Predicted 3D model of a 347-nucleotide part of an RNA (small-subunit ribosomal RNA, central domain) from an uncultured bacterium. The coordinates come from a structure-prediction model, not an experiment, and the mean pLDDT is 86.
[in-house]
Context: one part of a larger RNA
RNA sequence: UUGGGCGUAAAGCGCGCGCAGGCGGCCUUUCAAGCGGCACCGUCGAAGCCGGAGGCUCAACCUCCGGAAGCGGACCGAACUGGGAGGCUCGAGACAGGUAGAGGAAGGCGGAAUUCCCGGUGUAGCGGUGGAAUGCGCAGAUAUCGGGAAGAACACCGACGGCGAAGGCAACCUUCUGGGCCUGUUCUGACGCUCAGGCGCGAAAGCUGGCGGAGCAAACAGGAUUAGAUACCCUGGUAGUCCCAGCCGUAAACGAUGGGUGCUAGGUGUGGGGAGCAUCGCUUUCCGUGCCGCAGCUAACGCAUUAAGCACCCCGCCUGGGGAGUACGGCCGCAAGGCUAAAACUC
Numbered sequence: 001u002u003g004g005g006c007g008u009a010a011a012g013c014g015c016g017c018g019c020a021g022g023c024g025g026c027c028u029u030u031c032a033a034g035c036g037g038c039a040c041c042g043u044c045g046a047a048g049c050c051g052g053a054g055g056c057u058c059a060a061c062c063u064c065c066g067g068a069a070g071c072g073g074a075c076c077g078a079a080c081u082g083g084g085a086g087g088c089u090c091g092a093g094a095c096a097g098g099u100a101g102a103g104g105a106a107g108g109c110g111g112a113a114u115u116c117c118c119g120g121u122g123u124a125g126c127g128g129u130g131g132a133a134u135g136c137g138c139a140g141a142u143a144u145c146g147g148g149a150a151g152a153a154c155a156c157c158g159a160c161g162g163c164g165a166a167g168g169c170a171a172c173c174u175u176c177u178g179g180g181c182c183u184g185u186u187c188u189g190a191c192g193c194u195c196a197g198g199c200g201c202g203a204a205a206g207c208u209g210g211c212g213g214a215g216c217a218a219a220c221a222g223g224a225u226u227a228g229a230u231a232c233c234c235u236g237g238u239a240g241u242c243c244c245a246g247c248c249g250u251a252a253a254c255g256a257u258g259g260g261u262g263c264u265a266g267g268u269g270u271g272g273g274g275a276g277c278a279u280c281g282c283u284u285u286c287c288g289u290g291c292c293g294c295a296g297c298u299a300a301c302g303c304a305u306u307a308a309g310c311a312c313c314c315c316g317c318c319u320g321g322g323g324a325g326u327a328c329g330g331c332c333g334c335a336a337g338g339c340u341a342a343a344a345c346u347c
Base pairs, nucleotide, nucleotide: 003319004318005317006316007301008300012315014201015200016199017198021194022193023192025088026087027086028085029084030083031082033081034080035077036076037075040073041072042071044070049067050066051065052064053063054062055061091191092188093187094186095184096183097182098181099180103177104176105175106174107173108172110154114150115149116148117147118146119145120144121143125136126135162169163168206247207246208245209244210243215241216240220236221235222234223233258314259313260312261311262310263309266292267291268290269289270288271287272286273285274284275283276282277281296303297302320347321346322345329340330339331338332337
């Protein structure tokens, strides 16, 4: 490379947007590039290949003659691919009317709890554990009542629920704003799918500057435990956790399952919308989300109209284990480090 693969064995980029590229619905017409035909013409260093003849005793080998293939051109064909022209509406989009939602951003605001401060009551303990101790407390703690301050998170509702491309999103209110779904079939008329590079988004931790700091809590300190205990348990406690601006760009970023389109038994639940019945439910349909299960698939487990089934299009990736997601180089980053990515050697 061919091939075979990528849920769990090696393998789906964390997610999206998207240029180039690849691929592309129905009908009419045209061209004839691809494609097919014809063997008409031309050409081709020799060898090689095929057929015939000859030379080394045979053969291999060599020589001669012919041919074919291959290449180019002309001609013919027009189903398919492709190019041009015209049309269509089912793909895609627009429009109108509805609709659910922790989708995003900014601003505001609420109650419970916690800690701290002040005051009242009150007295000898509290706290903590397997049991303790460190710790706190007669300078009045814990408990309890009243008042105040601060920061962070939002109990119940809450779900096996919803929204978002993913990361992710949850008190309540307002403003701004993205997307989805349903109904209509009014409009555009293939405007589509995918996407190497590229661009953007991207949990937590971490970094820079500034604010903030209640609780929690790496590091750290102490108390225990233990043979030891640089741990698990306890008492403290700083970064951090929160906010603003800017970086970082990773993850078991998981459904360990790339995206799109069509097709292939059912049953049952649930969220949103439409229609019919017509009355508070039933039927049906569209969209989403679970469970069970047939055919089929699978090494098995399992998947099974939300496929891991049957097909097509495009992208990414894999190719024995270790060395190693490392070294070197390059690019990026303030750094931490990230991305790309070997080899020797070894089994």
Background
The RNAcentral record of the full RNA draws on ENA and SILVA.